About this RNA
A computed fold for a 117-nucleotide RNA from Aquimarina sp. MMG016, annotated as SAM riboswitch aptamer (S box leader). Its mean pLDDT, the model's own confidence on a scale to 100, is 82. Of the family's consensus pairs, 97% are formed in the model. The sequence is in RNAcentral, with records from Rfam. The source organism's lineage runs through Bacteria, Pseudomonadati, Bacteroidota, Flavobacteriales and Aquimarina.
[in-house]
RNA sequence: UAGUUAUCAAGAAAGGUGGAGGGAAUAGACCCUAUGAAACCUUAGCAACCCUUUAUUCGUAAAGAAGGUGCUAAAUUCUAUCCGAUUUUCAUUUUUGAUUUUAGGAAUAGAUAACUC
Numbered sequence: 001u002a003g004u005u006a007u008c009a010a011g012a013a014a015g016g017u018g019g020a021g022g023g024a025a026u027a028g029a030c031c032c033u034a035u036g037a038a039a040c041c042u043u044a045g046c047a048a049c050c051c052u053u054u055a056u057u058c059g060u061a062a063a064g065a066a067g068g069u070g071c072u073a074a075a076u077u078c079u080a081u082c083c084g085a086u087u088u089u090c091a092u093u094u095u096u097g098a099u100u101u102u103a104g105g106a107a108u109a110g111a112u113a114a115c116u117c
Base pairs, nucleotide, nucleotide: 002116003115004114005113006112007111008110013043014042015041016040017039021032022031023030026080027079028078029077044072045071046070049068050067051064052063053062054061055060076109081106082105083104085102089098090097091096
């Protein structure tokens, strides 16, 4: 760097340095931010992917947190593409077309972990 699999509406912040941006990218919306952004450091915490222990019908389940990662505003902040449903308005050859609302599913993209190349 690429591929495969799993998960992504839960959860968990203080201090120091720093000094203007940030919420992945594009566009829009919305939001955070001098009552201090990003980044880095320290400590603390969350979770339980790897991991540890026990049980096992070998599928998994329960408990744990020393270690390797990860994470600690808002759903991956929301929308974008497709699907069927729902709804508004208009047109119409009267059963279709356009438009619009709402909630849902899927895909794409992304993040994290484990494994493989």